[in-house]
Molecule: transfer RNA
Organism: Methanobacteriota archaeon
Order: sequence, then structure tokens, then C1' cells
RNA sequence: GGGCUCGUAGCCUAGCCAGGAUAAGGCGGCAGCCUCCUAAGCUGUAGAUCGGGGGUUCAAAUCCCCCCGGGCCCGCCA
Repeated sequence: GGGCUCGUAGCCUAGCCAGGAUAAGGCGGCAGCCUCCUAAGCUGUAGAUCGGGGGUUCAAAUCCCCCCGGGCCCGCCA
């Protein structure tokens, strides 16, 4: 340098192929219930620039382009 792949709450993932308005789940956090207390369980709640920018569209996490970062493979130099 080239190809492939991944990037979404603090962490782990789904959603992407085939666009549809409020981005979902688990763990964790906080508050409450329960309990003699704790754990477990239950309820509620906060938490997301969907890696960044641009484009297409009535509408983009999703499609297109560029860039950034991680991983794998290949190539070049030595």
C1' cells in the first nucleotide's frame, strides 16, 4: 500500500441484508418493595454525538462516498 471485517448506554450484544418516525435486551448503576439484616427476587428510573464528516431520501443505526480506530490476511522495502 491492497483486500476483508468490526465500531450502537459504564460493559456485552440485537437491530443493518430488505430505510419507516419513540434505538431494544442482558449485566452493571440509582431509588423503592420484600426481608430481622444481607443476598436473591420484584417494580421503577437514569444512562446512546449508533466511531466522525458528507451525500441520497419525505424519512438513515440501516443505503452510497471519504476519513478515524481495532482485528485478520496479502503485498512491497529491508